[in-house]
Context: one part of a larger RNA
Molecule: small-subunit ribosomal RNA, central domain
Organism: marine sediment metagenome
C1' cells in the first nucleotide's frame, strides 16, 4: 500500500469538444518488449522461513549447520493472450444514395387579442380596490359604451402524459441562412473506435458596463389599512429590472439529485417518428421490425424506498468524486471579473 462507495445517507464536473495519457473488433504471418520453462552467476553478515542439533529446569529468547524465498545480471527456449511489425476483413466506426418528423439554432417581415395612452363621439355620478375599508381616480365629466390613431411585451385555443436539443433551453405565421437525428435498400472507406487530467466553446434567472425602448408587471421606495408593534402577508402608486443590440458575469434543487461508451440478461400495455408484409383501388385496421418516449412489472439487486432492456440487474473500458459534525465553501494566498463575486480551498478550536 493491495479498501469500500457516489438516486434519496459524503460523494456524478451544468453540458459538449478536444491535445496527453489508458483502454480497443476478426483473420494470417512474423518478431519476442511484456508472459512462462530450464540452467548459471550474483543476492556480505545479522534479519525473515524450513529442517536438523545445542544452552538457560520448559518455553520465549540465544546459539550451531544445512537448505530456502525474493530481487538483480547472463544464457537457453515456448508463442496462447497483451506488445510490435507487415498483409487481409467487415461486424464496431464514418461517407454516398434516397426518404421522413420536429417549439433545434439565427435574421428579416407580417398578424389577431388583450393591455395601456392620446383624440373624438353617446352618457351622468360615482368608479376602483377589500374580509371590511382607505390611500387612490371622478362633475375641468371618471366608471361603463362606440369609432379612430399612436405604444411595448407576450402569443389563447391547436396543445398533449405530445415533439426537438449535449445541457442551459425552445411554441402565433411566412420567408431565407443553418445544425443534429431517425428509417430503407445497395454502394464505399476499412478498426478510422471509446474515454478523456489539461485547453477551447455553450451555459437559466437574476447582476454589470454603452446606447436605445418602457404598454402591463415590478425588488427599492412612498402612501393606505392590519396588528401590541408589522420595518410583512392585503390595497393604491411606483423606481431599478423585465425587452432590444453589442460587451461581461459563469451561478442553480444546472434534477432523473442517476458521468460516458459497449455487449449481455422475462414480459404485458400506452405515445412519437421510419419501414416492410397480409387484406384493400384506396383512406385505414392488423402483424412484424427499427429509434425514440411514458406505465407495469419476471429474474436479480437495494438498508429500505424503490430500480428493473431508458437498470439502481450482470460484466469490461475511461474520466470525475467521497472518507464523521461544527468551523467553512469560511481564512490565507494565487487565478479570474469594471464590481458583484467566481474558482481553487485549509487549520487552530470544538462535539
Nucleotide at each position: 500500500c493491495u479498501g469500500g462507495g457516489c438516486g434519496u445517507a459524503a460523494a456524478g464536473a451544468g453540458c459538449c469538444u478536444u491535445a496527453a495519457g489508458g483502454c480497443g473488433g476478426u483473420c494470417g504471418a512474423g518478431a519476442a518488449a511484456g508472459u512462462c520453462u530450464c540452467c548459471c552467476g550474483u543476492u556480505a553478515a545479522a534479519u525473515c522461513c524450513u529442517u536438523g542439533g545445542a544452552g538457560c529446569u520448559c518455553a520465549a529468547c540465544u546459539u550451531c549447520a544445512a537448505g530456502g524465498u525474493u530481487g538483480c545480471g547472463g544464457g537457453a527456449g515456448a508463442a496462447a493472450c497483451u506488445u510490435c511489425u507487415c498483409g487481409a476483413c467487415u461486424u464496431g466506426a464514418g461517407g454516398g444514395c434516397g426518404u421522413c418528423a420536429g417549439a433545434g439554432g439565427c435574421c428579416a417581415g407580417c398578424g389577431g387579442a388583450a393591455c395601456g395612452g392620446c383624440c373624438g363621439g353617446u352618457g351622468u355620478a360615482g368608479g376602483g380596490g377589500u374580509g371590511a375599508a382607505a390611500u387612490c381616480c371622478g362633475u375641468u365629466g371618471a366608471u361603463a359604451u362606440c369609432g379612430g390613431c399612436c405604444g411595448g411585451a407576450a402569443c389563447a385555443c391547436c396543445g398533449a402524459a405530445a415533439g426537438c436539443g449535449a445541457a442551459g433551453g425552445c411554441a402565433g405565421c411566412u420567408g431565407g441562412c443553418u445544425g443534429g437525428g431517425g428509417c430503407g435498400a445497395c454502394c464505399c472507406u476499412g478498426a478510422c473506435g471509446c474515454u478523456g487530467a489539461u485547453u477551447g466553446g455553450c451555459g437559466a434567472a437574476a447582476g454589470c458596463g454603452u446606447g436605445g425602448g418602457g404598454a402591463g408587471c415590478g425588488a427599492a421606495g412612498a402612501g393606505g389599512a392590519u396588528u401590541a408593534g408589522a420595518u410583512a402577508c392585503c390595497c393604491u402608486c411606483g423606481u431599478a429590472g423585465u425587452c432590444c443590440a453589442c460587451g461581461c458575469u459563469g451561478u442553480a434543487a444546472a434534477c432523473g439529485a442517476u458521468g460516458g461508451g459497449c455487449g449481455c440478461u422475462a414480459g404485458c400495455u400506452g405515445g412519437u417518428g421510419g419501414a416492410a408484409g397480409u387484406g384493400u383501388c384506396g383512406a385505414c385496421c392488423c402483424u412484424u421490425u427499427c429509434a425514440c418516449u411514458g406505465g407495469c412489472g419476471a429474474a436479480g439487486c437495494u438498508a429500505a424506498c424503490g430500480c428493473g432492456u431508458u437498470a439502481a440487474g450482470c460484466g469490461c473500458c475511461c474520466c470525475g468524486c467521497c472518507u464523521g459534525g461544527g468551523a467553512a465553501g469560511u481564512a490565507c494566498g494565487g487565478c479570474g471579473g469594471c464590481a458583484a463575486c467566481g474558482c481553487u480551498g485549509a487549520a487552530a478550536c470544538u462535539c